[in-house]
Context: one part of a larger RNA
Molecule: small-subunit ribosomal RNA, central domain
Organism: Erythroxylum plowmanianum
Formats: sequence, C1' cells, structure tokens
RNA sequence: UUGUGCGUAAAGCAUCUGUAGGUGGCUUUUUAAGUCCGCCGUCAAAUCUCAGGGCUCAACCCUGGACAGGCGAUGGAAACUGCCAAGCUAGAGUAUGGUAGGGGCAGAGGGAAUUUCCAGUGGAGCGGUAAAAUGAAUAGAGAUCGGAAAAAAAAACACCAACGGCGAAAGCGCUCUGCUGGGCCGACACUAACAUUGAAAGACGAAAGCUAGGGGAGAGAAUAGGAUUAGAUACCCCAGUAUUCCUAGCCGUAAACGAUGGAUACUGGGCGCUGUGCGUAUCGACCCAUAUAGUAUUGUAGCUAAAUCAUUAAGUAUCCCACCUAGGGAGUAUGUUCGCAAGAAUGAAACUC
Repeated sequence: UUGUGCGUAAAGCAUCUGUAGGUGGCUUUUUAAGUCCGCCGUCAAAUCUCAGGGCUCAACCCUGGACAGGCGAUGGAAACUGCCAAGCUAGAGUAUGGUAGGGGCAGAGGGAAUUUCCAGUGGAGCGGUAAAAUGAAUAGAGAUCGGAAAAAAAAACACCAACGGCGAAAGCGCUCUGCUGGGCCGACACUAACAUUGAAAGACGAAAGCUAGGGGAGAGAAUAGGAUUAGAUACCCCAGUAUUCCUAGCCGUAAACGAUGGAUACUGGGCGCUGUGCGUAUCGACCCAUAUAGUAUUGUAGCUAAAUCAUUAAGUAUCCCACCUAGGGAGUAUGUUCGCAAGAAUGAAACUC
C1' cells in the first nucleotide's frame, strides 16, 4: 500500500460557511471517451507453466505449445457512466399565509439581597469553630429602626422552571422598546437539478490568560495571620491582591462529550412532552382520531467483545471528508507558521519493552 476500522479498546476536526475536487433525480435524442465483443500487430532469448524426449533416476538439458495481461491499429454493440440537445417535477430554492421561541445586538426601566455611609434607641458583648484563636468592638460594635420626594455602589436576576424552549457549536433566563438572523406548519404560484460532501481558505469559538482605559459590592488564585498536626508550604477560620464586571483589541484551547462527522433512502411497536395543521365534539376549553417537525423513555428484528444501541441506530445501503495502525520515549526535540507574551498549530528519531 491492499485490507480492516474510528461511542467505551488507537482513531470523528470544537462548530459552521464554502473554492478546487469527488459523487449525483426522472424521460427522450446525439456521440462513442469510459465499458463490452471480434480480429490483427507487438511485448528478444532464457525463466514460469503444459506435453513429449535425452543424460541409469533426479537436479540439469533439448523440442514444441499455451493461458492470462499490457500497448497500438481496425471492425462492431449502445444497456450503464460520460458528452450534445430538448423536456419534466418527487430533490433544492424563491414568493405567499400563519406560528412558537432564555436566537443575536442596542437602549431604557425595576425590585429583593449584600456591603458601605448618615441619623435614632441601647450599652457589652460580637464573630467564628468539632473546639478555639487570630479578627472587629466603650473612639460605642453586634441587635433594632428610618433614609420615596437628594444616601451610595457594583454584580446577579428568586418564584415561574420542566425529563421544557432556541441556537452551527461555544452558549442563551427580571421587564419593556427598537433593529435583526434562522426554524416549523399550511396551501400549492414560480424557477427547473440550481443538489450533496468538502482538501485548501474564511468566520465564530467556554473558562483562564494578555494589552490599554474604566470599575471594584460580593466572591476570591497568590500572600499574611490563627488553628490542626510529629511536620501541615493543605483541608478549617480571620483578612486579602490579581481576577471575576464594562469598552476596544489579542489568544484559539477544554472530559469544546452524545467521548457517536455530514447528507440521502429503507426497516415492527408501546408510552410521554413541545410547535403547527386537519377531522370530530362543544357556548368554549378539554376528550377522541390523525399528519408533520423536534425532543425524551421503553423495547422487537438486526448489530455488538460485552454492557448496550435500536426510525434521533452503534440496524440495512450509497456518496464525500477527517482520522487510526502495539506501549513508552512524546504531543517531546528540531524546523516552519501564528502570537505582545503565555503559548498554539504542524510534528519525528535514537533508545527501550
């Protein structure tokens, strides 16, 4: 390499858009590139192989023949793939009528809690723990009450809340307004294969981290102190800087997980939930029956090493891409690209078992 694989054994890019390329719906026509058939030439000899023969046999040697295959020429076939031309509507899309939603961005507003501040009452304890101590408090703490109309601040949005919803993923939850993306359903009007996958490339991408400027209530790496302990660079406690928040950039990684790439088709059911529609019913909402898109659970066939998975497949098939090839060395070294840096991406070998 062929082959075999990729949920858990090595292996699905974090996710999407999309160029080249690969693959591609139904009907008819042309052509004959692929494909198939016949025939011709050629592919030295030796070797291989088949038949016969010669060395006493064998190895070995001699004679003759052939398959398969490659390349080229020529004559045909036209089903399939390709090409040419024309058409179709089941894929895809546009338009149209509805509809659900924490989808995104921006602006405005809200209340509870926390901490601080101001004022009153009051006067010795508070806090913390398994127990304590550090700590804070007579310079008046803790407790309690007032601070809408002139206390302040920052962050997060209880209940609703669900096995629920939306988004490509990361992710998204107080209320209102504006702008805006996508989905689904119903009728069928239009285009007429416009599709699918996707090396490169681009976009987006939790947390932490970095740069500049703000902000800083609570929490809180580092750090300091008190305990515990043989020790305690920890677990517990009192403090507390970076950080967490906002704006503008960078970084580009996660057990970025369903550890399961995308698309299409097919293959028994039961029982729920969400969105939409039709029928029935009704004053109306239910109920009942049913279609479709999603999302759970149980389980047949089948698959699997097994547990399991099972119409949302890990079943049955086709197409395209990524990736794997014993463990360690090692996601290391080196080189290159990117980055302010931290580092990221690509990525060996010796050696060893």